[in-house]
RNA sequence: GAGUUUGAUCCUGGCUCAGGACGAACGCUGGCGGCGUGCUUAACACAUGCAAGUCGAACGGAUCCCGGGCUUCGGUUCGGGGUGAGUGGCGAACGGGUGAGUAACACGUGGGUAACCUGCCCUUGGCUCUGGGAUAACUCCGGGAAACCGGGGCUAAUACCGGAUAUGACCUGCCUCUGCAUGGGGGUGGGUGGAAAGUUUUUUCGGCCAGGGAUGGGCCCGCGGCCUAUCAGCUUGUUGGUGGGGUGAUGGCCUACCAAGGCGUUGACGGGUAGCCGGCCUGAGAGGGCGACCGGCCACACUGGGACUGAGACACGGCCCAGACUCCUGCGGGAGGCAGCAGUGGGGAAUAUUGCGCAAUGGGCGGAAGCCUGACGCACCGACGCCGCGUGGGGGAUGACGGCCUUCGGGUUGUAAACCCCUUUCACCAUCGACCAAGUCUCGUGUUUCUGCGCGGAGUGAGUGUAUGUGGGGAAGAAUCACCGGCUAACUACGUGCCAGCAGCCGCGGUAAUACGUAGGGUGCUAGCGUUGUCCGGAUUUAUUGGGCGUAAAGGGCUCGUAGGCGGCGUGUGUCGUCCCCAGUGAAAGCCCGCUGCUUAACGGCGGAUUGGCUUCCGGGAUCGGCCUCUCGGGAGUGCGCCCGGCGAUUCUGGAGUUCCUGGUGUAUGGGUGCGAAUGCCCCCAUAUCAGGAGGAACACGGGUGGCGAGGGCGACGCUCUGCGUGGAUACUGACGCUGAGGAGCGAAAGCGCGGGGAGCGAACAGGAUUAGAUACCCUGGUAGUCCACGCCGUAAACGUUGGGCGCUAGGUGUGGGGCCUGUUUCCACGGGCUCCGUGCCGCAGCUAACGCAUUAAGCGCCCCGCCUGGGGAGUACGGCCGCAAGGCUAAAACUCAAAGGAAUUGACGGGGGCCCGCACAAGCGGCGGAGCAUGCGGCUUAAUUCGAUGCGACGCGAAGAACCUUACCAGGGCUUGACAUGCACGGUGCAGCGCGAGAGAUCGCGUGUCCUUUGGGGUCGUGCACAGGUGGUGCAUGGUUGUCGUCAGCUCGUGUCGUGAGAUGUUGGGUUAAGUCCCGCAACGAGCGCAACCCUCGUCCUGUAUUGCCAGCAGCGGUUUCGGCCGGCUGGGGACUUGCGGGAGACUGCCGGGGUCAACUCGGAGGAAGGUGGGGACGACGUCAAAUCAUCAUGCCCCUUAUGUCCUGGGCUGCACGCAUGCUACAAUGGCCGGUACAGAGGGCUGCGAUGCCGUGAGGCGGAGCGAAUCCCGGAAAGCCGGUCUCAGUUCGGAUCGGGGUCUGCAACUCGACCCCGUGAAGUCGGAGUCGCUAGUAAUCGCAGAUCAGCAACGCUGCGGUGAAUACGUUCCCGGGCCUUGUACACACCGCCCGUCACGUCACGAAAGUCGGUAACACCCGAAGCCCGCGGCCCAACCCCUUUUUAGGGGAGGGAGUGGUCGAAGGUGGGACUGGCGAUUGGGACGAAGUCGUAACAAGGUAGCCGUACCGGAAGGUGCGGCUGGAUCACCUCCUUU
Repeated sequence: GAGUUUGAUCCUGGCUCAGGACGAACGCUGGCGGCGUGCUUAACACAUGCAAGUCGAACGGAUCCCGGGCUUCGGUUCGGGGUGAGUGGCGAACGGGUGAGUAACACGUGGGUAACCUGCCCUUGGCUCUGGGAUAACUCCGGGAAACCGGGGCUAAUACCGGAUAUGACCUGCCUCUGCAUGGGGGUGGGUGGAAAGUUUUUUCGGCCAGGGAUGGGCCCGCGGCCUAUCAGCUUGUUGGUGGGGUGAUGGCCUACCAAGGCGUUGACGGGUAGCCGGCCUGAGAGGGCGACCGGCCACACUGGGACUGAGACACGGCCCAGACUCCUGCGGGAGGCAGCAGUGGGGAAUAUUGCGCAAUGGGCGGAAGCCUGACGCACCGACGCCGCGUGGGGGAUGACGGCCUUCGGGUUGUAAACCCCUUUCACCAUCGACCAAGUCUCGUGUUUCUGCGCGGAGUGAGUGUAUGUGGGGAAGAAUCACCGGCUAACUACGUGCCAGCAGCCGCGGUAAUACGUAGGGUGCUAGCGUUGUCCGGAUUUAUUGGGCGUAAAGGGCUCGUAGGCGGCGUGUGUCGUCCCCAGUGAAAGCCCGCUGCUUAACGGCGGAUUGGCUUCCGGGAUCGGCCUCUCGGGAGUGCGCCCGGCGAUUCUGGAGUUCCUGGUGUAUGGGUGCGAAUGCCCCCAUAUCAGGAGGAACACGGGUGGCGAGGGCGACGCUCUGCGUGGAUACUGACGCUGAGGAGCGAAAGCGCGGGGAGCGAACAGGAUUAGAUACCCUGGUAGUCCACGCCGUAAACGUUGGGCGCUAGGUGUGGGGCCUGUUUCCACGGGCUCCGUGCCGCAGCUAACGCAUUAAGCGCCCCGCCUGGGGAGUACGGCCGCAAGGCUAAAACUCAAAGGAAUUGACGGGGGCCCGCACAAGCGGCGGAGCAUGCGGCUUAAUUCGAUGCGACGCGAAGAACCUUACCAGGGCUUGACAUGCACGGUGCAGCGCGAGAGAUCGCGUGUCCUUUGGGGUCGUGCACAGGUGGUGCAUGGUUGUCGUCAGCUCGUGUCGUGAGAUGUUGGGUUAAGUCCCGCAACGAGCGCAACCCUCGUCCUGUAUUGCCAGCAGCGGUUUCGGCCGGCUGGGGACUUGCGGGAGACUGCCGGGGUCAACUCGGAGGAAGGUGGGGACGACGUCAAAUCAUCAUGCCCCUUAUGUCCUGGGCUGCACGCAUGCUACAAUGGCCGGUACAGAGGGCUGCGAUGCCGUGAGGCGGAGCGAAUCCCGGAAAGCCGGUCUCAGUUCGGAUCGGGGUCUGCAACUCGACCCCGUGAAGUCGGAGUCGCUAGUAAUCGCAGAUCAGCAACGCUGCGGUGAAUACGUUCCCGGGCCUUGUACACACCGCCCGUCACGUCACGAAAGUCGGUAACACCCGAAGCCCGCGGCCCAACCCCUUUUUAGGGGAGGGAGUGGUCGAAGGUGGGACUGGCGAUUGGGACGAAGUCGUAACAAGGUAGCCGUACCGGAAGGUGCGGCUGGAUCACCUCCUUU
């Protein structure tokens, strides 16, 4: 920096990713070289070989070789050289390994040592005199399997022991110098005891004493670096002293005695973990992590203990003991220690050769040559890491083949290949062939004081015939891995179909997957690439740099106060911290910079720089802090006089009300609830009412976002006691202050203990209701409790969710307390102003994620304390402390999730609010729901009952016409380039038609039949290939179309403005409207889609026109006549009228009046055919419902292809116990029937409408005039009106059903048509709950026409006209909708979300009778080796003494074996501590697809919720008491703001 919480936003916050690194491992792959690096695990066990020896110039001597002498030839002697064993010396304490232990002066850093040592080395001075006695080897004997051991005898030394001398040492005296203390240095006397080694031909190498140096070490100290307080107290050699011991040396290091100390919250003691550092990795840095390789230090060497030797060890390749293990054994005893180099087994994800060489570097010994050296130098194995190189370079387009994709055109792989030209690094072959080598030694030579130095010669290489060079041939031998949804660079196809699988996070996969698998292509890196693990980073996500705590996690319930932290003004002094200068240290390597060497780089060499820190001395004294001193009066406090208050404690008193008791009056109910009820009370007199009495608790009004208190909290009145605060004047003290870890005290309600008290209320409980249930809400009762005293508990939403203190930073306006000034004023009282303290509201800057805070800060600063670090698990478990108990305080982990959250936004929703509409309700009229029938649907049935539509918004819907057809369904019979389209190839010349036959038909057979032509062919048929075809699937892949909200009034945009942003504003507000209609106002100004208007139609008038329409007036004709006339638009004509077709006018709140903001608009009126949108229609914004339709059509993908295509016959779509929907006809008298009679509009008509006439009771038939229609026809409209009849009944209502007979259409009316006539005459007497339509030419009622159509199941649908009502007070309620506002845990949006028990599965954890281990201590027992102490009758050469046992004996000094004792490892016994494993059973927890029960929470969530506590209940939960607002709504009060 990015991804991820949301519909979107900002913030908080976690998770995840991109980077770097590694002693790595795993998967796939693998050409070369250089430099590095390689058991992180079992400090598990080890076969075998090697890893420490050397010196003959310390010694005796065996043996071998060479030379000389002598020789009796057996040998002997001398000299030289080499070697085994031994004595002796030096080394073996280095080098090499490992990291177990260790939290420590172990390490780092800086010091101290006046408290010390130091072999070999350097330097200085001196010395090296003189004696003695042994002993290994060897030899003899003996024991033993071996390892090895014992005894006798001989011998040497640079082995051992005396004596002499001796600076020095020690004791002691004196003199002198000096230090921070103890003390140290120098000089000079006396005394005591103490040295030496030789070797060599010279020379050399040594030896001793003492001083100094160098090097290496010991000890001590300051400071620094892990986790845990769920380890808080630890300690008896402990802390100190004195004496003694011990050491190289200080010291309780050890011991005896004395004292009682010492350490610890600045973390003792305990537990866990760990070698420390230079450094390494990461990081901008600060930090964090690590401590492989290399270097320094430490520790360890099978485990534990111990000392010896030595300059140095408590000793890796030494010793002793104990233990475990392994091996040998003749069973008596012995041997061993790879955490050296290789190597083996084992463990493990995992880590190499039983190699070569001492050539170089280094080490030991030696005078040297030299020997030894698994240190080291090299080689081998491993892509384990870093670095370098290569796998070719240039050209080459028909853009080849192949692959993949494709819209079929092409694209891509791709200059990639082929092909042409060129090169040859590396590898391979051949050949030349190094550096590393210089020294030592030796020879020659020079110099010469120099065992030295210079020059030259000879000689020395494991690696190695290696590096490098040269030559040769030929592109020849050499590329993979991961990824391609976003983060993150790279996309298509196929397969698969919530399967298989992927996944770092978000998440992909349920038939179009760039996310799985494969392929093509692409991207990245490259001899590697990925994965896993770990660390740092990103993570400012532990925040010193550099975070927070009102609501996100986070202020302790409050106060007092200890330690600690911090601290006012001024002077002086010293300079402790801070700061500066000088010096030391900070090893090397590493990092960084420069130069340089390997062809480059890695790697190496040289030089430089950096380095916090620590330390020494001198100096400086500025700044700030500390200490000391002296002041100040501003912080803090005391005194004085005044004031306020429900502050606290005790005690007394009072009245009102409730309840109970007694008495009176009085009578039938009362009580109780949302409406009702019931339980309960009451006829033994309740309730009501009056009087009297008892008792307990609480104190109406005043009363106020008023007062007091630290908080919890405090409210009748009075007395007593007592704390605090503010204001005012000043006098005093003189920084006395702030905060406060631990600690102490106080601490609502509930609860607990003991004793009282008990009126009311009231958990639990009981009963009654409610309810599906009701362990609740409501009601009637009612126990603890509530009250008092004393003692516990110690928690609350103990909240301002805001710790305390101080200072600073605009104002305005209330209110409580005090003071001052002023006005009215006699006082009281009141008003105004200023001021201090307290308490509210509004508000600027500033802050904040926003909300908001804002002198009472959440602003700007300082000081101190507390607390937070994702959600869940969990404030839980375990442990500890407290409590009588309930429980409280402290407080995890496993596991699990990719979030959990805060504020604000837009919606949606609310059993939230306000305003407003609608046949929404109401007011009315008529229906439906009951009956019969029709139609549609469900269901059932069926071979099939084709399919779709399913709340409103499916159900007389797609169907505006299912007997066949339609037809998609079923059964059976057929066809296969097909019933239909296009193209190609080949072939035929016929096909159709007609006739006959078979068949249910499709179809087949036979006969007949001979097309057009521009001569190219066309048409047609057959065969074959491409293909056709599909009402098969997916409306959740789609287009188009449609429904619905809804003809509702809304939905948006541009610019501007506001907001971090989502977004807001505009569009809200005041009016008004049918309307976001218009007006006014306004940080908005405009605009678009909608509304309205423009369009069609109806209504009035004007005008034009006049056939088939019209006929007033004029003329004619015809018919008829009662001669008056009448009739016929028939004719001429006419245009008046009606009407048709065109065109125009008219209506705009234009006019008047009232209201209103001089507005919009509204009310009333005039005129008008029509008045406020005149009626009706067409017209449907942004969008919603994955709404409907793949079966109208179109269409992607999938599927079928002798069938899911197509043809045919028959059947089905019409089946019927039922249920529903929509209709028709009715139930009758406002009616039925019969007769007569009047008036429409709009339509339709040529395979058509069909007149007059005739026939039939009728459906209809015969017949055919007229008409392609303002002409003719359908065509008689019906209700109505007139007259008659019926008289309330299952009827003269009603017509279902059934029987019979017909008509018509049609190929055909059986399944399954309509109609007519005759007969039959069912249910039904107005319809339960419920429900629908309609506001005027509407409802109701009456008929007519049309589409579809051969006919018709039409009672449907679409239109047309006739007759023609009632009602609307109003908006409380139901439904739907619009606007504003509010709450929200909803956003798939309340058909939402969500809680707990129970059941099932999985996982981790706690408890648990117990059981099995581990660790460290303690008490006691035993007590090895060994040091020390005592003894030491046994043993002993040196020195001393004595002795005629004199190559000896005795004694002494001294030493030793042995033995006793202290200490002491392992072991044993015991009781505890801490800790781990397992554990029947048990407890809760987490997770899991759709399980069960309820509905607790989110809206007023339907009883507001929540906190603490107590009781109760299957469960969420309920109730009581106290508290909180993080509660909606309405009203009231108060306060504030604006005008």